RNA sequence: UAAGUAAAUUAGAUAGUCGCAGAUAAGCUUGGCUUGUCUGAGGAAAGUCGGAGCUCCGCAGGGCAGGAUGCUGGAUAACGUCCAGUGGGGGUGACCCCAAGGAAAGUGCCACAGAAACAAACCGCCUCAUUUAGAGGUAAGGGUGGAACGGUGAGGUAAGAGCUCACCAGCAGCCAGGUAACUGGUUGGCUAGGUAAACCCCAUCCGGAGCAAGACCAAAUAGGGGAACUAUAAGGUAGCCCGCCUUGUUCCCGGGUAAGGUCGCUAGAAGUAACAGGUAACUGUUGCUCAAGAUAGAUGACUAUUUAAUACAGAACUCCGCUUAUAAAUUUACUUACUCA
Numbered sequence: 001u002a003a004g005u006a007a008a009u010u011a012g013a014u015a016g017u018c019g020c021a022g023a024u025a026a027g028c029u030u031g032g033c034u035u036g037u038c039u040g041a042g043g044a045a046a047g048u049c050g051g052a053g054c055u056c057c058g059c060a061g062g063g064c065a066g067g068a069u070g071c072u073g074g075a076u077a078a079c080g081u082c083c084a085g086u087g088g089g090g091g092u093g094a095c096c097c098c099a100a101g102g103a104a105a106g107u108g109c110c111a112c113a114g115a116a117a118c119a120a121a122c123c124g125c126c127u128c129a130u131u132u133a134g135a136g137g138u139a140a141g142g143g144u145g146g147a148a149c150g151g152u153g154a155g156g157u158a159a160g161a162g163c164u165c166a167c168c169a170g171c172a173g174c175c176a177g178g179u180a181a182c183u184g185g186u187u188g189g190c191u192a193g194g195u196a197a198a199c200c201c202c203a204u205c206c207g208g209a210g211c212a213a214g215a216c217c218a219a220a221u222a223g224g225g226g227a228a229c230u231a232u233a234a235g236g237u238a239g240c241c242c243g244c245c246u247u248g249u250u251c252c253c254g255g256g257u258a259a260g261g262u263c264g265c266u267a268g269a270a271g272u273a274a275c276a277g278g279u280a281a282c283u284g285u286u287g288c289u290c291a292a293g294a295u296a297g298a299u300g301a302c303u304a305u306u307u308a309a310u311a312c313a314g315a316a317c318u319c320c321g322c323u324u325a326u327a328a329a330u331u332u333a334c335u336u337a338c339u340c341a
Stems, first nucleotide, its partner, number of pairs: 001337010012306007020040009042312001046323002049321005054210004061242004066206005071085005086100001087098004101201002106199002108195003122142002124138005150168006169191001171188007214263004224253006233247005270289008
């Protein structure tokens, strides 16, 4: 200097004029209005994919079914999230990715090709025999295929083969290290594949519904008509069974209130700084701060200066994650290549 990898910041700023919503103070002609002060969309507010806080229901219990997760250890309110490590894969590297338990519990599947895909001999090689083409041995060589009775080499053999040996891979035992996943060493027999993102088995976890939850106030009527069952009944508890609870229960038709108002509604697992602990995620202590609560739905318009800066894009109970979209600018650390000293 160039090319990369991993993270972080910002998401325009300042001033003025007019206009909106909330809170609050004062005044007034007090259904309300005027003036002043303060605050007023995001890093993803998006998706609704996960987890919870909160509200209500349910003896809030058990079992079955169902669903989710799946290497080990930690963090957290919790999670399928995050941190660290182990194993595997990709990259020269910084780094990135993994749906990562079990095939010796069982059942399936591996098309086509091929002799044969839980098991065998098409070609070939060797021995015997042979004018008829057979008998026996073999799985080293060739062919098929994604995969063919562990791999390479040597010895040995009638020809071959873990038949034997050396070096490896796999499997099992023992020893050592590590909290563990696992790693290293050593010994041994010689080894019938893959697939569980197929069914399944194992381990762990899971009540349901959701702010249109729910609570209160006001107002109104025809609390009317019909049907079924009636304690051996009906209903409730997401499905089924048991258990438990309630007492008449359930269903259909028709009418009215009203398309009403208030709360829930924002001070919280909150934000931020320093210190301490921890590799880290994160935790603790102390101090400081209060950043929208609309309800046909508020934050807009204009002017001037400045700027790299508008792309993706607008809260509706709240928070913690994940995923997706994204203009421009800047910063830090590390890797590789080239050049110079």

Predicted 3D model of a 341-nucleotide RNA (Bacterial RNase P class A) from a Syntrophomonadaceae bacterium. Its Rfam family is "Bacterial RNase P class A". Rfam's curators write: Ribonuclease P (RNase P) is a ubiquitous endoribonuclease, found in archaea, bacteria and eukarya as well as chloroplasts and mitochondria. Its best characterised activity is the generation of mature 5'-ends of tRNAs by cleaving the 5'-leader elements of precursor-tRNAs. Cellular RNase Ps are ribonucleoproteins. RNA from bacterial RNase Ps retains its catalytic activity in the absence of the protein subunit, i.e. it is a ribozyme. Isolated eukaryotic and archaeal RNase P RNA has not been shown to retain its catalytic function, but is still essential for the catalytic activity of the holoenzyme. Although the archaeal and eukaryotic holoenzyme s have a much greater protein content than the bacterial ones, the RNA cores from all the three lineages are homologous -- helices corresponding to P1, P2, P3, P4, and P10/11 are common to all cellular RNase P RNAs. Yet, there is considerable sequence variation, particularly among the eukaryotic RNAs. Identified in Yersinia as Ysr151/RnpB. A source record names the gene rnpB. The prediction has a mean pLDDT of 76.